[in-house]
RNA sequence: GGCCUCUUCGUCUAUCGGCUAGGACGCAGCCCUCUCAAGGCUGAAAGAUGGGUUCGACUCCCAUAGGGGCCG
Numbered sequence: 001g002g003c004c005u006c007u008u009c010g011u012c013u014a015u016c017g018g019c020u021a022g023g024a025c026g027c028a029g030c031c032c033u034c035u036c037a038a039g040g041c042u043g044a045a046a047g048a049u050g051g052g053u054u055c056g057a058c059u060c061c062c063a064u065a066g067g068g069g070c071c072g
Stems, first nucleotide, its partner, number of pairs: 001071007010025004018055001027043005048064005
């Protein structure tokens, strides 16, 4: 340098064009308890960045950034 692949809450991970983006752990509040832990309920929290296609994009296309791999 060329090609392939990956990037989603704090972390891990679902979601193959209809998303109001789901779950687990963690976090916060409440309940329970003499208190704590455990348990129950509720809540906050995410699409790497920028464009394009489309009625509609996390999903398809392009560029850029970063990680991984193959070739030279």
This is a predicted structure of a 72-nucleotide RNA (transfer RNA) from Candidatus Giovannonibacteria bacterium GWA2_45_15. The organism belongs to Candidatus Giovannoniibacteriota, within Bacteria. The RNAcentral record of the sequence draws on ENA.